[in-house]
Annotation
Small-subunit ribosomal RNA, 5' domain from Candidatus Zhuqueibacterota bacterium RBG_16_48_16, 546 nucleotides, folded computationally. Taxonomically the source falls in Candidatus Zhuqueibacterota (Bacteria, Pseudomonadati). The coordinates come from a structure-prediction model, not an experiment, and the mean pLDDT is 81. The sequence was found in a public genome assembly.
Context: one part of a larger RNA
RNA sequence: GGACGAACGCUGGCGGCGUGCUUAACACAUGCAAGUCAAGGAGAAAGGAAGCCUUCGGGUUUCCGAGUAAACUGGCGAACGGGUGAGUAACACGUAGGUAACCUGCCCUAGGGUUGGGGAUAACACUGCUAACGCGAUGUUAAUACCGAAUAAUGCAGCGGAUCCGCAUGGAUAUGUUGUUAAAGCUGGCCUCUACUUGUAAGCUAGCGCCUUAGGAUGGACCUGCGUCCCAUUAGCUAGUUGGUGAGGUAAUGGCUCACCAAGGCGACGAUGGGUAGCCGGCCUGAGAGGGUGACCGGCCACACUGGGACUGAGAUACGGCCCAGACUCCUACGGGAGGCAGCAGUGAGGAAUAUUGCGCAAUGGCCGAAAGGCUGACGCAGCAACGCCGCGUGAGGGAUGAAGCUCUUAGGAGUGUAAACCUCUGUUAGGAGGGAAGAACAAGUAAAUAUCGAACAGACAUUUACUCUGACGGUACCUCCAGAGAAAGCCCCGGCUAACUCCGUGCCAGCAGCCGCGGUAAUACGGGGGGGGCUAGCGUUGUCC
Numbered sequence: 001g002g003a004c005g006a007a008c009g010c011u012g013g014c015g016g017c018g019u020g021c022u023u024a025a026c027a028c029a030u031g032c033a034a035g036u037c038a039a040g041g042a043g044a045a046a047g048g049a050a051g052c053c054u055u056c057g058g059g060u061u062u063c064c065g066a067g068u069a070a071a072c073u074g075g076c077g078a079a080c081g082g083g084u085g086a087g088u089a090a091c092a093c094g095u096a097g098g099u100a101a102c103c104u105g106c107c108c109u110a111g112g113g114u115u116g117g118g119g120a121u122a123a124c125a126c127u128g129c130u131a132a133c134g135c136g137a138u139g140u141u142a143a144u145a146c147c148g149a150a151u152a153a154u155g156c157a158g159c160g161g162a163u164c165c166g167c168a169u170g171g172a173u174a175u176g177u178u179g180u181u182a183a184a185g186c187u188g189g190c191c192u193c194u195a196c197u198u199g200u201a202a203g204c205u206a207g208c209g210c211c212u213u214a215g216g217a218u219g220g221a222c223c224u225g226c227g228u229c230c231c232a233u234u235a236g237c238u239a240g241u242u243g244g245u246g247a248g249g250u251a252a253u254g255g256c257u258c259a260c261c262a263a264g265g266c267g268a269c270g271a272u273g274g275g276u277a278g279c280c281g282g283c284c285u286g287a288g289a290g291g292g293u294g295a296c297c298g299g300c301c302a303c304a305c306u307g308g309g310a311c312u313g314a315g316a317u318a319c320g321g322c323c324c325a326g327a328c329u330c331c332u333a334c335g336g337g338a339g340g341c342a343g344c345a346g347u348g349a350g351g352a353a354u355a356u357u358g359c360g361c362a363a364u365g366g367c368c369g370a371a372a373g374g375c376u377g378a379c380g381c382a383g384c385a386a387c388g389c390c391g392c393g394u395g396a397g398g399g400a401u402g403a404a405g406c407u408c409u410u411a412g413g414a415g416u417g418u419a420a421a422c423c424u425c426u427g428u429u430a431g432g433a434g435g436g437a438a439g440a441a442c443a444a445g446u447a448a449a450u451a452u453c454g455a456a457c458a459g460a461c462a463u464u465u466a467c468u469c470u471g472a473c474g475g476u477a478c479c480u481c482c483a484g485a486g487a488a489a490g491c492c493c494c495g496g497c498u499a500a501c502u503c504c505g506u507g508c509c510a511g512c513a514g515c516c517g518c519g520g521u522a523a524u525a526c527g528g529g530g531g532g533g534g535c536u537a538g539c540g541u542u543g544u545c546c
Stems, first nucleotide, its partner, number of pairs: 001546004006542005013392006019385002021350001026348003030345003035076003039073002047064007083303003093227007102220002107216008115149001117147002124139002127136003155180006162173004185208006194201003229275003236266003241263008278300004282293004305326005328339004356382001358381003364378001365376004395425004405416004429487001431482005439473001444468007452460002490535005495516003501530005511518002
């Protein structure tokens, strides 16, 4: 000199864009942060209308509300998104490769199929126990829930030969034979064929699904080379340890696990132990080499009160799931229960120190859904904070041999100083008034046209055109007008380093100080005044890094 997620002191006008618990991975009141659905059965109420009865209070029935709400079975999602950095010195991360040792829901492409049955169960009804959480008994019912059966291959397994190839185990392709394995329907439309001959269906048709196979895409898993802090005042470490055979297990290789066998394996090229630490793209500094760092944003990893465990599932060993143990908090009828903010706000505590219990799903994105739409503290915005960067303003021009005041003085004068007053203007920002966005593209609906499927002039889907509709921010940005210099300057320093000097007070006192050092009666170094220098809505100090 530069930098900062900063803090502290004094001061403080506006705007834009960012950033904001670095400490206690301390404890948390309250609200919200993950739901959704033409699979299924069952199905309210408030309120309103009409009728009847009425002791005039009301009662009752039907219809609308509505096949709506809430609940239940089922599907998909909840493994994403969001947070934190405790642990981890490790294939965790970075980089370059490998898998002839692997998996992959939804999505895309292509082929084939979707036949025919069965038994339950929640909801519900009626009951029992319990303070509560909740747990049962009996009866009833449905499904895209569950279970047999059928069919089946280029699938899988066994056996057989063939061709091609490689990287050691081997891989690919087509093929013969035997065995084995699947499914679910829903919504809309139609009457050409068939049935009954009315328009309906078990028929046809469109869309969405379901099963299976192959390929792709995406996401993941595993393995390997190299790189990755300090201590040798840590020198030896190791028994599933190192390797083999066999088996189990896994999506898969492997001591991953087990049985047996061998006695190996690592280490001054630093094993083992201890300390510290999430890693990287980056960021800061520097001419570079390098040094430091890992806030925000992005990628990966790990964690979710502490420790352990599995279940479900394509995917978790699962932050807002389950089980066990522990600590803590809360409820209790003392028998027993409930909970987990390192999600967004917010509270207490700790601390030098870090914000609102805000608005909206309008946009972008996510989940569900055919869609409409629902949900979304992701996200978009607003609020607070000079915390940072950037921009603007606090007026401009004229104005005296130069007012007053103040300071200094050799008492003549000099300085403050064109500074002020005064004159002429301007109108940024703030204030007031009026107008007023872009961000909106869709999707969907209506109308029309074209092409495709189709028996069809139903219908559906796709494309195009036109119209309708959607904004939290926000009456914000922006524009125009109004009045008026009116509302807006401080902080640090002035001995040398280092730009900037005098007077008074003090008298080794009070004090200053980054280093050298000032102060003991003339202090440019302390305190005040005047003047000056620097930066400026900031200026200094402290801390840390280069």